[in-house]
Context: one part of a larger RNA
RNA sequence: UCAUGGCUAAGGAACUCGGCAAAAUAGCCCCGUAACUUAGGGAGAAGGGGUCCCACUGAGAGGUGGGCGCAGGAAGUGGCCCAGGCGACUGUUUACCAAAAACACAGGGCUAUGCAAAAUUGAAAGAUGAAGUAUAUAGCCUGACACCUGCCCGGUGCCGGAAGGUUAAAGGGAGGGGUUAUCUAUCGCAAGAUGGAGAAGCUCUGAACUGAAGCCCCGGUAAACGGCGGCCGUAACUAUAACGGUCCUAAGGUAGCGAAAUUCCUUGUCGGGUAAGUUCCGACCUGCACGAAUGGUGUAACGAUCUGGGCACUGUCUCAGCCAUGAGCUCG
Repeated sequence: UCAUGGCUAAGGAACUCGGCAAAAUAGCCCCGUAACUUAGGGAGAAGGGGUCCCACUGAGAGGUGGGCGCAGGAAGUGGCCCAGGCGACUGUUUACCAAAAACACAGGGCUAUGCAAAAUUGAAAGAUGAAGUAUAUAGCCUGACACCUGCCCGGUGCCGGAAGGUUAAAGGGAGGGGUUAUCUAUCGCAAGAUGGAGAAGCUCUGAACUGAAGCCCCGGUAAACGGCGGCCGUAACUAUAACGGUCCUAAGGUAGCGAAAUUCCUUGUCGGGUAAGUUCCGACCUGCACGAAUGGUGUAACGAUCUGGGCACUGUCUCAGCCAUGAGCUCG
């Protein structure tokens, strides 16, 4: 010096990002116990008292009387309260920096699937689904419970539709090209040469027309992906605007909540708590940029959760000191 323990006058969070760490609480018996509540809880709420020894008594629990001490739990062994956020809850998780507000969850909803099921896997056979059968199985979203879940189908997706448009392979084969048996023109005495036309066959090419799904098109669908306006004027103080005008849109944000895990300006403003409060709680609404199963708003219980406050308690601190044990280093 470090580590691990123990003690400390007075004060008692003044420490610090933050009571981190430590202290405190603690067993059993009795009394007593609030708001709120899903009536189960909350609750060991909180808070208070008892606890040793002897004698008598009593079946015992206990009762009565007496005694000593500052103190009668030896050990094991909750600190408590108030308010708010998030998540209903018990559970799960980043083996080795994160245990949470993340995941899961019961409950809610949508979609697919009639069984040789859909879905998944495999090249296939096959397997899972399931030795199940729509009160089932699979996928996706939400996440107890209570009250609720508004408007938009223009875009994207999905579902349905089939009149018309577009349209592949394929079918089709008008027509065109090549080839030439033949015919023919010219030249030549002839053999033949050059040119033109050209059937059938073979071959190259090929228009119209027929032609599915899809797309265009028509309709539905938002607990599908998603979206949910601007400007101007107006009331007999002022201010504000129930009201009106106008532009745009598929439709212009309903209920509820709101400086919020969301608010930039911002330490917004007012109120509370403090002597003093960028945090916290209650309001306001000017929501930069809340908002309804990408769920909205509440909510008892629960939480090694996050935030603010209080009581108790303390070497966290004012401000340090001492002791024990161990370690490294130094000296002997």
The prediction has a mean pLDDT of 84. Predicted 3D model of a 332-nucleotide part of an RNA (large-subunit ribosomal RNA, domain IV) from an activated sludge metagenome.